[in-house]
Context: one part of a larger RNA
RNA sequence: UGACGGGGGCCCGCACAAGCGGUGGAUCAUGUGGUUUAAUUCGAUGCAACGCGAAGAACCUUACCUGGGCUUGAUAUUGCGACUAAACUCAUUGAAAGAUGAGGUGCUUCGGCAAGUCGUAACAGGUGCUGCAUGGCUGUCGUCAGCUCGUGUCGUGAGAUGUUGGGUUAAGUCCCGCAACGAGCGCAACCCCUACAAUUAGUUACUAACAGGUUAAGCUGAGGACUCUAAUUGAACUGCCUACGCAAGUAGUGAGGAAGGAGGGGAUGACGUCAAGUCCUCAUGGCCCUUACGCCCAGGGCCACACACGUGAUACAAUGGUAGCUACAGAGGGCAAAGCCGCGAGGUGGAGGAAAUCCCUUAAAAGCUAUCUCAGUCCGGAUCGGAGUCUGCAACUCGACUCCGUGAAGUUGGAAUCGCUAGUAAUCGCAGAUCAGCAUGCUGCGGUGAAUGUGUUCCCGGGCCUUGUACA
Repeated sequence: UGACGGGGGCCCGCACAAGCGGUGGAUCAUGUGGUUUAAUUCGAUGCAACGCGAAGAACCUUACCUGGGCUUGAUAUUGCGACUAAACUCAUUGAAAGAUGAGGUGCUUCGGCAAGUCGUAACAGGUGCUGCAUGGCUGUCGUCAGCUCGUGUCGUGAGAUGUUGGGUUAAGUCCCGCAACGAGCGCAACCCCUACAAUUAGUUACUAACAGGUUAAGCUGAGGACUCUAAUUGAACUGCCUACGCAAGUAGUGAGGAAGGAGGGGAUGACGUCAAGUCCUCAUGGCCCUUACGCCCAGGGCCACACACGUGAUACAAUGGUAGCUACAGAGGGCAAAGCCGCGAGGUGGAGGAAAUCCCUUAAAAGCUAUCUCAGUCCGGAUCGGAGUCUGCAACUCGACUCCGUGAAGUUGGAAUCGCUAGUAAUCGCAGAUCAGCAUGCUGCGGUGAAUGUGUUCCCGGGCCUUGUACA
């Protein structure tokens, strides 16, 4: 100087408390461990691995296993020699890959050219090892308020000071003081979205007034008001008032205001820590394989199942289930409407649409009416039987969905444990990426919309000062 302490002081955080809803019990989905297996490819392992890499394993993917094949190779560059165009077509064999055989045809100044095959030599290739040789990228402490430097001063020196102290803040934020004076990386601001207004611009969006028109409808003329769209500005600064204070600032059911004290959210992650993660994104040193640890193909596996754990979905019901009627989004994609057929998944159809125009697209919960009346039920839907639809060479291992039947566990869950402070939790649906097909996952979007706390004794984590130490 640090680190540590079941030392002290101050402060902060859904850390606790106060609340709301979960997990832990059930069934299923998914990941992991274990076990099994020819193989169940590999990595990730406290927080910070476990719906993680994987934004989508039937083949492919695929790295694994079994079997069948290839050896300058699926791909690149080059040298030498020999032969012939290569492509393409057909036949045999085969699960395919491949192997074998047949047909077949360039340009030319006849030297050759370009391309291919074979041989040979360099080489290719490796998701093989080492993340403890590395780059790059990432997680984490933590969006925590810290981490440093120059000059000066102090100390023999390691170092200290500044950065400590008194206040204040979300903040090393600012103020005051001070052997310090300044500065840098962080904080904040500058960027984006959102909340209000103005100006400009009105099509595909809008419709107040005028006119036309319909079963109805901005449907049409028209309009530039409104909504909205998308560009530019404005607006919030403790600016004003009161109280406290030297100041910074704090408090107020204060005023005004769409918004008030950082308005809400995002992007943004200092010096560093964990030899943290990744050699299977990519790049790369070293090592290793080279008729195989490379390459091609078929089938299988990654989907196994006494079990254990994580993350989720659905429930156990009446704030509910069922049936009917009826209303209201946002965001996104490029797709497919009406009509007809089918109980339905879906089929047919092809208008419209390179999209503020058309389509996906009926949002659902909510509301109204009826019924069920507390039951393993008109709750719950697992499982299984049968019949189908769609995608796709192909749904047996191993897809999703539909219909009929079947109707398991489950009556609110032990110890323990998680999330959340407001348009949040909870709840409800919608869209997208990946994608032929496949979503209870993920990423977004809106609808409905709470309770509690204004405290810091305790648990956990963190910051500052101080103290002890047989630790570095």